[in-house]
RNA sequence: CCCGAUAAAGCCAACCCCUUCGCGAGGAGGGUGCGGAAAGCGGCGGGUCUUCAGUCAUGAAGAUGGCCGAGCUGCCGAAG
Numbered sequence: 001c002c003c004g005a006u007a008a009a010g011c012c013a014a015c016c017c018c019u020u021c022g023c024g025a026g027g028a029g030g031g032u033g034c035g036g037a038a039a040g041c042g043g044c045g046g047g048u049c050u051u052c053a054g055u056c057a058u059g060a061a062g063a064u065g066g067c068c069g070a071g072c073u074g075c076c077g078a079a080g
Base pairs, nucleotide, nucleotide: 002080003077004076011036012035016031017030018029019028020027021026034066040072041071044069045068046067047064048063049062050061051060052059053058
């Protein structure tokens, strides 16, 4: 370095419920605890979703980093 253990110490937090912001997809805070070795960071490429326009071909503006790929950074240390 690869790798990722019925290891240890910590970390994050899906669904659902409450509050709040947004036309919406969704965001933020609290509870909960499905899960996660990048479920840390950034929408770069693809996917999915929303709003608006449309000559119905598509276009514009957005959402999602817990969909995938690539990028940057990073805790721990058994076996191999």
c-di-GMP-I-GGC riboswitch aptamer from a Geobacteraceae bacterium, 80 nucleotides, folded computationally.
The model forms 90% of the base pairs in the Rfam consensus.
The prediction has a mean pLDDT of 87.
Taxonomically the source falls in Geobacteraceae (Bacteria, Pseudomonadati, Thermodesulfobacteriota, Desulfuromonadia).
It was read from a public genome assembly, where an Rfam model found it.
Rfam family: c-di-GMP-I-GGC riboswitch aptamer. Its family is annotated with cyclic-di-GMP binding in the Gene Ontology.